Predicted 3D model of RNase P RNA and transfer RNA as a complex of 454 nucleotides. The coordinates come from a structure-prediction model, not an experiment, and the mean pLDDT is 78.
RNA sequence: AGCAGAUUGGGCGAUCGCCUUUCACUUAUUUUAGUGAGGGGAGGAAAGUCCGAACUCCAUACAGCAGGGUGCUCCCUAACGGAGAGGUUUCGCGAGGGACGGAAAGUGCAACAGAAAGUAUACCGCCGAUGUCCGAUUUAUUCGGAUAGGUAAGGGUGAAAAGGUGGUGUAAGAGACCACCAGUUCAGGGGGUGACCCCUGGAGCUUUGUAAACCCCACCUGGAGCAAGAUCAUGCAGGAAAGAGCGUAGCUGGCGUGUUUCGGUGCAAACCGAUUUAUUUCCGGGUAGAUCGCUUGAGUGUUGUGGUAACACAGUGCCUAGAUAAAUGAUCGCCAUCUCGAUUUAUCGGGAUACAGAAUUCGGCUUAUAGAUCUGCU
RNA sequence: GGGCCGUUAGCUCAAUUGGCAGAGCAAGGGACUCUUAAUCCCUAGGUUGGAGGUUCGAUUCCUCCACGGCUCACCA
Numbered sequence: 001a002g003c004a005g006a007u008u009g010g011g012c013g014a015u016c017g018c019c020u021u022u023c024a025c026u027u028a029u030u031u032u033a034g035u036g037a038g039g040g041g042a043g044g045a046a047a048g049u050c051c052g053a054a055c056u057c058c059a060u061a062c063a064g065c066a067g068g069g070u071g072c073u074c075c076c077u078a079a080c081g082g083a084g085a086g087g088u089u090u091c092g093c094g095a096g097g098g099a100c101g102g103a104a105a106g107u108g109c110a111a112c113a114g115a116a117a118g119u120a121u122a123c124c125g126c127c128g129a130u131g132u133c134c135g136a137u138u139u140a141u142u143c144g145g146a147u148a149g150g151u152a153a154g155g156g157u158g159a160a161a162a163g164g165u166g167g168u169g170u171a172a173g174a175g176a177c178c179a180c181c182a183g184u185u186c187a188g189g190g191g192g193u194g195a196c197c198c199c200u201g202g203a204g205c206u207u208u209g210u211a212a213a214c215c216c217c218a219c220c221u222g223g224a225g226c227a228a229g230a231u232c233a234u235g236c237a238g239g240a241a242a243g244a245g246c247g248u249a250g251c252u253g254g255c256g257u258g259u260u261u262c263g264g265u266g267c268a269a270a271c272c273g274a275u276u277u278a279u280u281u282c283c284g285g286g287u288a289g290a291u292c293g294c295u296u297g298a299g300u301g302u303u304g305u306g307g308u309a310a311c312a313c314a315g316u317g318c319c320u321a322g323a324u325a326a327a328u329g330a331u332c333g334c335c336a337u338c339u340c341g342a343u344u345u346a347u348c349g350g351g352a353u354a355c356a357g358a359a360u361u362c363g364g365c366u367u368a369u370a371g372a373u374c375u376g377c378u
Numbered sequence: 379g380g381g382c383c384g385u386u387a388g389c390u391c392a393a394u395u396g397g398c399a400g401a402g403c404a405a406g407g408g409a410c411u412c413u414u415a416a417u418c419c420c421u422a423g424g425u426u427g428g429a430g431g432u433u434c435g436a437u438u439c440c441u442c443c444a445c446g447g448c449u450c451a452c453c454a
Base pairs, nucleotide, nucleotide: 001378002377003376004375005374006373007372008371010335011334012333013332014331015330016329018041019040020039021038022037023036024035025034026033043355047366048365050364051363052362053361054360055225056224057223058222062253063252064251065250067221068220069219070218071217072086073085074084076082087100088099089098090097091096101216102215106214107213108210109209110208123155124154125151126150127149130148131147132146133145134144135143136142163181164180165179166178167177168176182206184203185202186201187200188199189198190197191196229292230291231290232289238283239282240281241280242279245257246256247255261274262273263272264271265270299318300317301316302315303314304313305312306311336353337352338351339350340349341348342347381448382447383446384445385444388403389402390401391400397434405421406420407419408418409417427443428442429441430440431439
């Protein structure tokens, strides 16, 4: 000068106040209220709500399709898109960082420019062996010019132009052929749990990019959310439409529950019409309180064992907010860090101390963050 | 607290297989008119909310962030 990772997030004391809780006393009809003493009271992200779960309700949520998600391998975990270890590739001198199924199953797209943008293509250039025409010479032919045509080596366009270099070959050229190199694929052998790697031989000669486009393959996936949900209290006003379906489910099944009454046709099954029960939708009205859910949990510190590690197991210690319009605050003193000024080299005075505030609970990710400390490495 | 949408010119909105960001109103200038309005002609105005990524190429596809907006539970 950098790379990777970890920890911390001001401390102590006093006074006043807020939320919760225990005990005692007083009051009181048990409930209640008051006083006094004591205990506890934000975070590493409490945030964003981006993933995954627990829990609750809907079938103890079941099958198929659709839809959604993930994507190298192994492994950890309750689970995950998270973590660990590895593989390939790429960037960096390096410590290290980034990326990740399939484009050789199919479809779509590749603007502009350019001749041509994916079964390739002929603008310039090169050639014109072969065929045709013209001219000369000559009538065996030969030469010159033009043209049908051949050609992807060269130029130019573009983000991208169909393996690279050298040679053979040819009229000119070209994997057309050969040698070496790169890549693809097949076969055999070896290593690894696996991704994959190493060695040997063959083949065709090269098969563009894009899947954070459709899609294919493999795996996963029901929905809603603590304002879930349960109990009690308070309060009000119904109306309209649909109606055999309805069950927080896009479709089909399955399961559960429900399927009134009257009239007509008909032997019946059934059909039609009306009514309307369950139920659904819309409009309108009311309540806005209490208790539970609610905080001891996949919890956390430390030691040991196993494992490269994530992590697992065992011993031992700890208990650490539960509010509901929402408490966790304010003031003062001393110290710590930074900074400004003065004198002076040690004091004095002033200022500042980040990001940010629990709302059912956990595991992650991401984002914000003044300052301080530590470890390993280049 | 939970859930769901949106952000493009000063304002209201467009922009589809990803391929030169546009319209109306407003603003400025000119014409017409004695003057103004109306009308006609012309002009300017954009970090597509910000950052990063995929791609040759992003308003559009993916991720993170910022800002703004909407709805709700229970009983009958």
Source information
Rfam match: Bacterial RNase P class A. It is annotated as a ribozyme.